Model confidence (mean pLDDT): 86 of 100. Predicted 3D model of a 145-nucleotide part of an RNA (small-subunit ribosomal RNA, 3' minor domain) from a Gemmatimonadota bacterium. It matches the Rfam family "Bacterial small subunit ribosomal RNA". Taxonomically the source falls in Gemmatimonadota (Bacteria, Pseudomonadati).
Context: one part of a larger RNA
RNA sequence: CACCGCCCGUCACGCCAUGGAAGCCGGGAGUGCCCGAAGUCCGUGACCCAACCCUCGGGAGGGAGCGGCCGAAGGCAAAUUCGGUGACUGGGGCGAAGUCGUAACAAGGUAGCCGUAGGGGAACCUGCGGCUGGAUCACCUCCUU
Numbered sequence: 001c002a003c004c005g006c007c008c009g010u011c012a013c014g015c016c017a018u019g020g021a022a023g024c025c026g027g028g029a030g031u032g033c034c035c036g037a038a039g040u041c042c043g044u045g046a047c048c049c050a051a052c053c054c055u056c057g058g059g060a061g062g063g064a065g066c067g068g069c070c071g072a073a074g075g076c077a078a079a080u081u082c083g084g085u086g087a088c089u090g091g092g093g094c095g096a097a098g099u100c101g102u103a104a105c106a107a108g109g110u111a112g113c114c115g116u117a118g119g120g121g122a123a124c125c126u127g128c129g130g131c132u133g134g135a136u137c138a139c140c141u142c143c144u145u
Stems, first nucleotide, its partner, number of pairs: 003108001005105001008101002011098001013095004018090003023085006031077004039070001041068004047063003052059002111132009
């Protein structure tokens, strides 16, 4: 750059992040059940054994083996949480010169705005209630000179 002003929303194009979404993939913590290594402990111990006892037969004691409780890893199940991805879909932000209109700003050409309801390509429109942060004209009250 001062109304040849300012400015709103839909639509179109480009980029960015993001919500929803049948699902798909991965991680974390936990629960229940199954299986159950090593090992301690408990039981058993017909087989085995040097020290001790012994009447040489054995006894005491110990061990292998076997059983049990606990038990790591593993398996199954349902649920939980956090990521990634996902046809399609919702709006959002940004982007010199795109489209449609003109809602708001001067009484913005129907004053505007708030709440609510209905309607409409879009800004919006209409109804009801409310506010003045409304111009103009007149009157009333109050304040100041």